[in-house]
């Protein structure tokens, strides 16, 4: 210093006006852009991550039964959570520069779970004071 274990911290952004009875949901104009990786800076390339959906475990635990009872153990069994493993999962072209860029530049597009809702939501509440891919972060220990 590399690597390896357990802790800890960190880890998502964004709207006004119009109709109208009623929209932050139409309708017009505006705006946002996780995490790794990639000859070079990426919502549109390659992965990956939430929600949801399957299945498998049997780690937690609700139930039931045994061993007289009680502590323990044992057996069954899966509501519900945890974890594995799979599905599902949106969108990008055109010129330019350059050794190199579907990532920079100029131009014109396009794309956005899942349940609410006086009316259809990427922006507005809500699961979630959750999870989360990760982090040249921090400490401990082991270790070459």
């Nucleotide at each position: 210093c590399a690597c390896g274990u357990g802790c800890u911290c960190c880890g998502g952004g964004g709207u006004c006006g119009g109709u109208g009875a009623a929209a932050a949901u139409c309708c017009g104009a505006a705006c946002c852009g996780g995490c790794g990786g990639u000859g070079a800076c990426a919502g549109u390339c390659c992965g990956c991550g939430a929600a949801c959906c399957g299945u498998c475990u049997u780690c937690u635990c609700a139930g039931g039964g045994g061993a007289a009872c009680a502590a323990u153990c044992c057996c069954c069994g899966g509501c519900a959570g945890g974890g594995g493993c799979g599905g599902c999962c949106g969108a990008a072209c055109c010129g330019g520069u350059g050794g190199a860029a579907a990532u920079c530049c100029g131009g014109u597009a396009c794309c956005g779970a899942c349940g609410g809702u006086g009316a259809a939501a990427g922006u507005c509440c809500g699961g979630a004071u959750g999870g989360g891919a990760g982090g040249c972060a921090g400490c401990a220990c082991g270790g070459g």